[in-house]
This record gives sequence, C1' cells and structure tokens, in this order.
RNA sequence: ACAGUCUGCCGGUCUGUCGCUUGCUUUUGGGCAAGAGGAACGUCCGGGCAACACAGGGCACCAUACUUCCUAACGGGAAGCUAUUCGUGAGGGUAGAGUAGCGUAACAGAAAAAAACCGCCGGAUACGUCCGGCAAGGGUGAAAAGGUAAGGUAAGAGCUUACCGGGUUUCAUAGCAAUAUGGAAUGCCGUACGUCUUAUGGGUUGUAAGAUCAUGUACACCGGCGCAUGUAGGGCUGCCCGCCCGAUGCCGGGGGGUAGAUCGCUUGAUCUUGUUGGCAACAACAAGGCUAGAUAAAUGACAGACGCUUCAUACAGUAAAAUGCAUGAAGUACAGAACCCGGCUUACAGGCAGACUGUUUUA
Repeated sequence: ACAGUCUGCCGGUCUGUCGCUUGCUUUUGGGCAAGAGGAACGUCCGGGCAACACAGGGCACCAUACUUCCUAACGGGAAGCUAUUCGUGAGGGUAGAGUAGCGUAACAGAAAAAAACCGCCGGAUACGUCCGGCAAGGGUGAAAAGGUAAGGUAAGAGCUUACCGGGUUUCAUAGCAAUAUGGAAUGCCGUACGUCUUAUGGGUUGUAAGAUCAUGUACACCGGCGCAUGUAGGGCUGCCCGCCCGAUGCCGGGGGGUAGAUCGCUUGAUCUUGUUGGCAACAACAAGGCUAGAUAAAUGACAGACGCUUCAUACAGUAAAAUGCAUGAAGUACAGAACCCGGCUUACAGGCAGACUGUUUUA
C1' cells in the first nucleotide's frame, strides 16, 4: 500500500417565513422555554405496575437444558469447555441434561443389526445340487459390524497377542467447574433421529389495565302529590271462583355509568461525568442533571446557504498515479414515541475509532 476479521460509535448543521403539542407568563395582542430513535420498528423473551382468579397436592400441557459468572428477571449477556465444520489466517457457523428399554432408517443391497448374494472351507451327492461353518475378500449404500500385523483355524473371526484409535471404571495432577493431561484395570467397540426418563420454570389478561368525577336522554328502586276507587295488565291455576299485586303524569331522592373530563403518565432496576474493583458481562461509590407526554394523536412545511459522498470537466501536481483546488450534476439512508424498563431479532445512504490477520514493498 492493497485485501480482510472482530469490537465500539456517529448518523447532518445554520438562517428566514408560516404552523403544531405541552408548560410558564400576560397589559388577552402576544411573549418565553421544551419537544422522537438507534432502532421509537417487530411485539419475540423477561420484569415492574394493575384487575381478575387462586386451600394443599398430583397428573397432563408448554418452555428451557455443557460449565462458571452477571442480572430485578430472562429462553438475554460475559468468560470458558467438548465435538464438528468453513477460512492460508485474524476469526466465523452448528450442536451439547440422561441413555436402561422400545421404535424407525427411503432407494440400492443377500442383509440396516443376533447380516450368507458372490465367495472361502467341511460333509453328502443321483453331479442338477443339498446340508453345515465363516464377516477375511468382492459388490450395494449416507451408513456394513474398530484399524494394522502376527498367532490360531477345515476356512475364519478380539478367538488370542502386540501396537494404534475410541469407550467405561478407577487413581493422581491442574482447574471453582465443564474439562484437560498422565497412570492402572477392562476386548467393552456401528450411526442418526424419535419415543421415553430427569431437573428447573410457567395462573389469565394488558395502561383501550385500572381508579375518580359526571351533563343530557332513558331508567331499577323509594317517598310525596295526582289519576283510578282497584280500570288495563300481572301472580296463584288445567279451567272457574276467590285472594293478592298494580300501572301511565308531575316533583324529589337514588343507583348504575354512555358522551366527556381528571388521574394512571413519566423521578426512573434513571441519565451524564469521574474514581475504584473485575479478563469481561457488570457492580460499588462520589458529584451533577431533570430530558416529549400527544389521544386520532404534536414534534412539521416551504425557501436559501453550508457540510458529506459519487461522477464529469478545467487547472495545479506526478514518470504515471495519489493528491489539492474551482465549477457543474446527482445523491444524502432506515424509520415516527402511545404505561414504563432490561434484552433479542430485523432495516439502515454515508462516515469515524480501536485491536488484530494475510500478501507485497521499502528502511
């Protein structure tokens, strides 16, 4: 210099005119102050708060599942461990409780787990073949019964032995632990998924939760007046009688709570800076700050200037580039609070910083 990896961060500025929401103020004309995000997105996970539900226990259902730590909590995060995989590398991806029993494994193949198609060996034979033994060789497959050698055998086989690979048990060392390294014992030796088992957690609904106030209209119920003098109607009943209740209007009380208003609502697991502890996530302490609160929903529109990026042209510069400067053109993202927090996921023009890797060159 070029090409990359990981982590953290920024993500427009100014002026003018006209507007919007909230607060304060006012001489009711106005004036002043504040006014979206890193994701406000998704509404996926966790918590606060609220209402309702809930004696206790069990089953079922759902979620999670290596270790230690962080946290209010989490299915989140940090640092690690094991296996596998991608990359030359810095690094990245995926998986990770248990395995006794049971189930499944397309196509191909004889056979997908107590494997005989070809083949090898022994026996029989009517010479067509039949019976038995064998996982060493061939062939099929994503996967074929640990690998190599020797012994052994009729032929073979962890059948036996040595070495190698893996597992299990156990001991020592290191580590908080997952685990690693080494020793000893054991011939224990296919893989994947599911079922199953174990442990831990889980009541439901979301601030349009929910609380308070409450006009008009209609109105449960109560009282008074009026009407009626027990009418319509209703109840007891299969029907009749009988008995009981009993309207409509006006006034007052009154409950419920529709429109609406207020609270909930923003001082909080808060923010900024610093110090200390920790590899880190994070925690503690000190000082300072108050930073949207709308409700069909404010935080905007227009104009101009600047900045940034790319391209073109001219000039400077150079061996050629790089680069500088001027002019012009184009672009300037994703997105829009709705109870509040902690995470995760997804989107994003352009830019910055740190650590590290590879290749090449120079000293």

RNAcentral holds the sequence, with entries from ENA. Predicted 3D model of a 363-nucleotide RNA (Bacterial RNase P class A) from Massilibacteroides sp. NCBI's taxonomy places the organism under Bacteria, Bacteroidota, Bacteroidia, Bacteroidales, Massilibacteroides. Rfam family: Bacterial RNase P class A. The family's RNA type in Rfam is ribozyme. Rfam describes the family as follows. Ribonuclease P (RNase P) is a ubiquitous endoribonuclease, found in archaea, bacteria and eukarya as well as chloroplasts and mitochondria. Its best characterised activity is the generation of mature 5'-ends of tRNAs by cleaving the 5'-leader elements of precursor-tRNAs. Cellular RNase Ps are ribonucleoproteins. RNA from bacterial RNase Ps retains its catalytic activity in the absence of the protein subunit, i.e. it is a ribozyme. The prediction has a mean pLDDT of 76. A source record names the gene rnpB.